[in-house]
RNA sequence: ACAGACGAUACGGGAGAGCCCAGGCCACUCGCGAGAGGGGCUAUGGCGCCGACGGAGCAACCACCCCCGGAAACUCUCAGGCACAAUCACCGUAUCGUUGGA
Numbered sequence: 001a002c003a004g005a006c007g008a009u010a011c012g013g014g015a016g017a018g019c020c021c022a023g024g025c026c027a028c029u030c031g032c033g034a035g036a037g038g039g040g041c042u043a044u045g046g047c048g049c050c051g052a053c054g055g056a057g058c059a060a061c062c063a064c065c066c067c068c069g070g071a072a073a074c075u076c077u078c079a080g081g082c083a084c085a086a087u088c089a090c091c092g093u094a095u096c097g098u099u100g101g102a
Base pairs, nucleotide, nucleotide: 004099005098006097007096008095009094010093011092012091013090018047020046021045022044023042024041025040026039028037029036030035048082049081050080054078055076056075057074061070062069
């Protein structure tokens, strides 16, 4: 100097599940009128669902004299999400930093 490991940043890839029902508001269209129709918004309610941010739980396993402890992509859905978008574990590349075997 470099492989590898860890962290940060940038780029690329990157899933799942109702653009459901009702209420309220807004304008538009039709109608003489009463009304009707579809569209948009909503932290208003209801039910149904998703797990790969976060959180929690158990566990193989690790550590330990003992106690305590660490621990998942599993489980639960508190939060979050359920058209598109955004978020997103994980993977690859590059740069920087730390460490750094032969």
Overview: Glycine riboswitch aptamer from Methylorubrum rhodinum, 102 nucleotides, folded computationally. NCBI's taxonomy places the organism under Bacteria, Pseudomonadota, Hyphomicrobiales, Methylobacteriaceae, Methylorubrum. The sequence is in RNAcentral, with records from Rfam.